[in-house]
RNA sequence: GGCUUAGUAUUCUAGUGGUAGGAUGUUCGCUUCGGAAGCGAGCGGCUCAGGUUCGAUUCCUGGCUGGGCCU
Numbered sequence: 001g002g003c004u005u006a007g008u009a010u011u012c013u014a015g016u017g018g019u020a021g022g023a024u025g026u027u028c029g030c031u032u033c034g035g036a037a038g039c040g041a042g043c044g045g046c047u048c049a050g051g052u053u054c055g056a057u058u059c060c061u062g063g064c065u066g067g068g069c070c071u
Stems, first nucleotide, its partner, number of pairs: 001070007011023003018054001025043006047063005
């Protein structure tokens, strides 16, 4: 230098053109003599810019960052 792949919550991970699910974390409540565990509820997210579309986390192009391969 070229090709390819990934970027989703504090962290890990699923998902797909029609308002993103789970685990974990944290707050409150129930329970207990008190705690732990358990149960319920809340909080918290699609890397950035542009394009296509009625509608983009998803499709296209480019940027940034990480991984792999070739030279």
Predicted 3D model of a 71-nucleotide RNA (transfer RNA) from Rotaria sp. Silwood1. Rfam family: tRNA. The organism belongs to Rotaria, within Eukaryota.